[in-house]
């Protein structure tokens, strides 16, 4: 300085042809148990990494700026 990947809930990850953001753990409440665990029902939490174009419509496309991780020199 170059080139690939990667960035979505507190973690860890999907997200199919551009057409209403979701699991699983994890908090919270309640049941259930002498009690914890498990197990059951229910619930909260998201500017989809910042900006900006294209579309009637963007988690997905196209530009740019960032972090992060390989790999070239």
């Nucleotide at each position: 300085g170059g080139g690939c990947g990667u960035u979505u809930a507190g973690c860890u990850c999907a997200g199919u042809u551009g057409g209403a953001a979701g699991a699983g753990c994890g908090c919270c409440u309640c049941c259930c148990u002498u009690a914890c665990a498990a197990g059951g029902a229910g619930g909260a939490g998201g500017u989809c990494g910042g900006g900006g174009g294209a579309u009637c419509g963007a988690g997905a496309c196209c530009c740019u700026c960032a972090a992060c991780g390989c790999c070239c020199a």